[in-house]
The prediction has a mean pLDDT of 83. Small-subunit ribosomal RNA, 3' major domain from a metagenome, 477 nucleotides, folded computationally. The RNAcentral record of the full RNA draws on SILVA. Its Rfam family is "Bacterial small subunit ribosomal RNA".
Context: one part of a larger RNA
RNA sequence: UGACGGGGGCCCGCACAAGCGGUGGAGCAUGUGGUUUAAUUCGAUGCAACGCGAAGAACCUUACCUAGACUUGACAUUUUGUUGACGAUCAUAGAAAUAUGGUUUUCUUUCGGGACAGCAGAACAGGUGCUGCAUGGCUGCCGUCAGCUCGUGUCGUGAGAUGUUGGCUUAAGUGCCGCAACGAGCGCAACCCGUGUCCUUAGUUACCAGCGAGUAAUGUCGGGAACUCUAAGGAGACUGCCGGUGAUAAACCGGAGGAAGGUGCGGAUGACGUCAAGUCCUCAUGGCCUUUAUGUCUAGGGCUACACACGUGCUACAAUGGUCAAUACAGAGGGACGCAAACUCGCGAGAGUGAGCCAAUCCCAUAAAGUUGGCCCCAGUUCGGAUUGCAGUCUGCAACUCGACUGCAUGAAGUUGGAAUCGCUAGUAAUCGCGGAUCAGCUAUGCCGCGGUGAAUACGUUCUCGGGCCUUGUACA
Numbered sequence: 001u002g003a004c005g006g007g008g009g010c011c012c013g014c015a016c017a018a019g020c021g022g023u024g025g026a027g028c029a030u031g032u033g034g035u036u037u038a039a040u041u042c043g044a045u046g047c048a049a050c051g052c053g054a055a056g057a058a059c060c061u062u063a064c065c066u067a068g069a070c071u072u073g074a075c076a077u078u079u080u081g082u083u084g085a086c087g088a089u090c091a092u093a094g095a096a097a098u099a100u101g102g103u104u105u106u107c108u109u110u111c112g113g114g115a116c117a118g119c120a121g122a123a124c125a126g127g128u129g130c131u132g133c134a135u136g137g138c139u140g141c142c143g144u145c146a147g148c149u150c151g152u153g154u155c156g157u158g159a160g161a162u163g164u165u166g167g168c169u170u171a172a173g174u175g176c177c178g179c180a181a182c183g184a185g186c187g188c189a190a191c192c193c194g195u196g197u198c199c200u201u202a203g204u205u206a207c208c209a210g211c212g213a214g215u216a217a218u219g220u221c222g223g224g225a226a227c228u229c230u231a232a233g234g235a236g237a238c239u240g241c242c243g244g245u246g247a248u249a250a251a252c253c254g255g256a257g258g259a260a261g262g263u264g265c266g267g268a269u270g271a272c273g274u275c276a277a278g279u280c281c282u283c284a285u286g287g288c289c290u291u292u293a294u295g296u297c298u299a300g301g302g303c304u305a306c307a308c309a310c311g312u313g314c315u316a317c318a319a320u321g322g323u324c325a326a327u328a329c330a331g332a333g334g335g336a337c338g339c340a341a342a343c344u345c346g347c348g349a350g351a352g353u354g355a356g357c358c359a360a361u362c363c364c365a366u367a368a369a370g371u372u373g374g375c376c377c378c379a380g381u382u383c384g385g386a387u388u389g390c391a392g393u394c395u396g397c398a399a400c401u402c403g404a405c406u407g408c409a410u411g412a413a414g415u416u417g418g419a420a421u422c423g424c425u426a427g428u429a430a431u432c433g434c435g436g437a438u439c440a441g442c443u444a445u446g447c448c449g450c451g452g453u454g455a456a457u458a459c460g461u462u463c464u465c466g467g468g469c470c471u472u473g474u475a476c477a
Base pairs, nucleotide, nucleotide: 001477002476003474004473005472007471008470009469010468011467012466013465015461016460019424020423021422022421023420026315027314028313029312030311031310032309033308034306035305042053043052064301065300066299067298068297069296070295073124077123078122079121080120081119082118083117084116087104088103089102090101091100092099093098106115107114108113126290127289129288130287131286135284136283137279138278139277140275142273147186148185149184150183151182152181153162154161155160166177167176168175192267193266194265195264197235198234199233200232201231202230203229207224208223211222212221213220238261241255242254243253244252245251317417321376322375323374324373325372326371327370333364334363335362338357339356343352344351345350383414388409389408390407391406392405393404394403430453431452432451433450434449435448436447
């Protein structure tokens, strides 16, 4: 100087407390461990692995296994010799890769050759093989915590100290005052994006107040530029104003005005460093290993196994509910290898046909919870839907291993969950639906977004956990 303490002081955080809803019990989905297997590819493993890499394992993917093949190779560059096509198509063998045979068939030229391909060679290719404890890059965590340092000066023999400590204050090393310090840098904040109010400009594909026309109906048409909205530019919030407290400071408390008030709210943004943290299987890369195989091609299988254990979720156990009928209101997205209206057929998944739309124009597209009315009457039920049987639909060469969906039938566990444990402070939790990426299809109940309805509680900081500053002890570095 640090680190540590079941030392002290001050302070903060959904850290506790106060509340609301869960997990832990059930069924299923998904990941992991274990076991099994020819293989169940590999990685991730306290917080910070376990709906993680994977924003999509039937083939492909695919790295694993079995079997069949190839060896200058599936891919790149250079080069020697030699041949002329390569390719396409057909037939045969085969699981295919591939092999054999038939048909068809080159371009350019300064005639040396060149382009491309086959064969024989030579350099070399290749490796999701090992090492993340050789590395780059990227990422997680402490932590969006308020810290981490430097120059000059001063003090100390020196390691170092000071500054950065102290008082007050802040979300903040934020600021004020003081001070052997004076300044500065990386962080904080602001600058960026979204959202909330208003104004200006613009007015189509969006809008329709007033005027006119028209329809069974609809901004449908003429028209309008008000409103909504769209998207560009501005205004607005700064402790600016008032009162009080404070040290006359910084600031704090209350108030006015205001759409918004003290960081308005949300996002992006992550200092010096820590964990030899994670990744050699994104990529790049040193070293090592491999080279008729640890490379490459192909078919089938596996990654989907199942006594069990754990994590994360979904659906429930019902009446604040279930079911039937009628009916209302979003936002944000996606669409040409596409989204598909209307019509017809089908109980339905869907099928047929196909208008329109490269989209503020057309489509996906009925939002659902809600509201109104009827039934159910507390039961393993008109709760719950697992499981299973049959019949189908769709995608796709192909749904057996191993897809999703539909109809009929079946109707399991489950009556609110032990010890323990998680999330959340406001348009939040809870609850309700909608969209997207990946994608032929889908195992999505996942992930990332969007809006609808919309709470309760916080006395407080004694205690638990994590963190910051000062101080103290130490046989630790």